[in-house]
Context: one part of a larger RNA
RNA sequence: CGGGGCAAGAAGACCCUUUUGAGCUUGACUCCAGCCCGGCCCUGGGGGGCGGGGUCACCGGCGCACGGUACAGGGGAGGCCGCGCCCAUGAGACACCCUGACGGUGACCACCGCCCCACUUACUCGGUUCGGCGAGGACACGGCCGGGCGGGGAGUUUGGCUGGGGCGGCGCGCCUGCUAGACAGCACCGCAGGCGUCCCACGGGCGAGCUCAGCGAGGACGGAAACCUCCCGUGGAGCAGAAGGGCAAAAGCUCGCCCGACCCGCGCCACCAGUCCCGGCGCGCGGCGAAAGCGCGGCCUACCGAUCCUUCGGCGCUCGGGCAUCGAGGCCGGAGGUGACAGAAAAGUUACCACAGGGAUAACUGGCUUGUGGCCGCCAAGCGCCCGCAGCGACGCGGCUUUUUGAUCCUUCGAUGUCGGCUCUUCCUACCGUCCGCGCGCAUCGGCGCGGAAGCGUCGGAUUGUUCACCCGCUCCAGGGAACGUGAGCUGGGUUUAGACCGUCGUGAGACAGGUUAGUUUUAUCCUACCGACCCCGG
Numbered sequence: 001c002g003g004g005g006c007a008a009g010a011a012g013a014c015c016c017u018u019u020u021g022a023g024c025u026u027g028a029c030u031c032c033a034g035c036c037c038g039g040c041c042c043u044g045g046g047g048g049g050c051g052g053g054g055u056c057a058c059c060g061g062c063g064c065a066c067g068g069u070a071c072a073g074g075g076g077a078g079g080c081c082g083c084g085c086c087c088a089u090g091a092g093a094c095a096c097c098c099u100g101a102c103g104g105u106g107a108c109c110a111c112c113g114c115c116c117c118a119c120u121u122a123c124u125c126g127g128u129u130c131g132g133c134g135a136g137g138a139c140a141c142g143g144c145c146g147g148g149c150g151g152g153g154a155g156u157u158u159g160g161c162u163g164g165g166g167c168g169g170c171g172c173g174c175c176u177g178c179u180a181g182a183c184a185g186c187a188c189c190g191c192a193g194g195c196g197u198c199c200c201a202c203g204g205g206c207g208a209g210c211u212c213a214g215c216g217a218g219g220a221c222g223g224a225a226a227c228c229u230c231c232c233g234u235g236g237a238g239c240a241g242a243a244g245g246g247c248a249a250a251a252g253c254u255c256g257c258c259c260g261a262c263c264c265g266c267g268c269c270a271c272c273a274g275u276c277c278c279g280g281c282g283c284g285c286g287g288c289g290a291a292a293g294c295g296c297g298g299c300c301u302a303c304c305g306a307u308c309c310u311u312c313g314g315c316g317c318u319c320g321g322g323c324a325u326c327g328a329g330g331c332c333g334g335a336g337g338u339g340a341c342a343g344a345a346a347a348g349u350u351a352c353c354a355c356a357g358g359g360a361u362a363a364c365u366g367g368c369u370u371g372u373g374g375c376c377g378c379c380a381a382g383c384g385c386c387c388g389c390a391g392c393g394a395c396g397c398g399g400c401u402u403u404u405u406g407a408u409c410c411u412u413c414g415a416u417g418u419c420g421g422c423u424c425u426u427c428c429u430a431c432c433g434u435c436c437g438c439g440c441g442c443a444u445c446g447g448c449g450c451g452g453a454a455g456c457g458u459c460g461g462a463u464u465g466u467u468c469a470c471c472c473g474c475u476c477c478a479g480g481g482a483a484c485g486u487g488a489g490c491u492g493g494g495u496u497u498a499g500a501c502c503g504u505c506g507u508g509a510g511a512c513a514g515g516u517u518a519g520u521u522u523u524a525u526c527c528u529a530c531c532g533a534c535c536c537c538g539g
Base pairs, nucleotide, nucleotide: 003528004527005526007523008522015358016357017356020354021353022350023349024348025347028156029155030154031153032152034149035148036147037146038145039144040143041142159172160170161169168189173195174194175193176192177191178190196341197240198298199297204258205257206256207255208254209253210252212236214232216230217229218228219227238247239246241303243301244300245299262284264282265281287294288293309336310335311334312333313332314331315330317329318328319327366410367408369406371405373401374400375399376398377397378396382392383391419493420491421490422489424485425482426481427480428479429478432457433456434455435452436451437450438449439448440447459473460472461471499517500516501515502514503512504511505510
């Protein structure tokens, strides 16, 4: 002195991973406090109202039974009202008068009550002083039960795969063909597709009869296409569906009869996890067919679901002294579902963050590759008035490079300090200037191209953190490398912690290759490299 010791400091804070946390949020899950509401209890008294019911009396209305009331005609000139005689009825007959009784009313006398005046003041009232009561109220509080709200508080969860993670997708359970390399099997976020259904009969079982698609020929309306006839017709049709396989007197089409899409059991074969599915076997019952025979759903390969719980059906086993009932349980079979499909009941955020780990895995450098980028070449159609090659050069083809970018994830996560600038050195050449040479569509001056050549030079400004780019200027102002040279050399403008503002997104905590502002840059005493005074030794 700061180039190296991928220097030291810190088991990377970024990133991913873990059935590892924590802070915070809320429309996550499950609880709790709290608040609110209702029912019953504590819970009694009085008044009023409303409503429901029972009974009685009276009034009114309407009506029934019973009783009464006739109508017509003639006469009659003042009318009307009341009463009586007469008549009738009945023991008894009424106006008017008398007597008596009863009822009502009025006057007078006595007493009492009431009112007024005077006196009195026991009582009462007012004033004053003193003392006592005073609100609310069967609500509330409380108890039991039920319900609502409930990040205020608590505990947790917040899947996997993945050319890092996230976003997307599902390749997370199944089926067909291919990949698949001629037994079987075989991966990829490989290719092309499909399933979570459909059918109690047009699709299941059996029997019988029939033959399809299509071409051709012919036939009124009739045509490309309707219906009829004939020839050919290995399936080119159809068989619910995706694909493949399979199928012709059928597995297709039409008709007929049916329910075997039934019950019980064995566990043999192939696949295989010795699961499912499928195929085969035995018993029973029944279907079709003349019969042989076929049928345990769909011609085959997809069309699906444990334990626990609930429910339905069957059995009639247990509840421990016996019998019976209720209740509970058990055994066998079916259903209700887990699609993350061998089957937890589950949202976010963290730039305030944490732990364990990972170079099994992202963000620098480096490496492989070189699509992309850059550069060069080959062929020569064409341009170049004419003329491929002065200068260019299509369609194509062959390379080089690692100063672009992508791809990959090999190294580094017990850390290789991350952009740009400044400083400083060295290297490369695909050479801009300076030097030498050649060609030209080179007269000169210029210019274009080519070869040699890396000694030296290659700038100043405006703008931006910029690298870069655009612009101005001087006299020409090439391009790159060095761990995208260079932070124990500087800087710290940018990016990329913690504060904060805006926009946008989000219910929120918060988030944003969106903008903005502020923001600690540690260490050389070792070795080596380089610079190097002085001293010592030797020559």
Annotation
This is a predicted structure of a 539-nucleotide part of an RNA (large-subunit ribosomal RNA, domain V) from Giardia ardeae. The coordinates come from a structure-prediction model, not an experiment, and the mean pLDDT is 81. It matches the Rfam family "Eukaryotic large subunit ribosomal RNA". Clan: LSU clan. Its family is annotated with ribosome and structural constituent of ribosome in the Gene Ontology. For this family Rfam cites "Crystal structure of the ribosome at 5.5 A resolution" (Yusupov et al., Science, 2001).